Description: The RNA shown here (Glycine riboswitch aptamer) has 82 nucleotides. It was read from a public genome assembly, where an Rfam model found it. Its mean pLDDT, the model's own confidence on a scale to 100, is 79.
[in-house]
RNA sequence: CGCUGGAGAGUGGAUGCUCAGACAUCCCGCCGAUGGGGAAAGCCCGGGUCACCGGGGGUAACUCUCAGGCACCGGGACAGCG
Numbered sequence: 001c002g003c004u005g006g007a008g009a010g011u012g013g014a015u016g017c018u019c020a021g022a023c024a025u026c027c028c029g030c031c032g033a034u035g036g037g038g039a040a041a042g043c044c045c046g047g048g049u050c051a052c053c054g055g056g057g058g059u060a061a062c063u064c065u066c067a068g069g070c071a072c073c074g075g076g077a078c079a080g081c082g
Base pairs, nucleotide, nucleotide: 001082002081003080004079005078010028012027013026014025015024016023029070030069031068035066036064037063038062043056044055045054046053047052
């Protein structure tokens, strides 16, 4: 790079447009698996009465939900094959 698989959460309300609507704007609710933020553990340094303490640095499938998303399509961490 190519192919395949690939989750979660709205049949909410108001208004507008429309043949219609899943569309647009606002409000409310919700989701985490692109991106972004945070920081347990481990790691490093210093101190120590050897119980720990302070600092540094740092990451996930944890956490926040800013962005993004909440029919299908698309996107999609990650996994398999070539």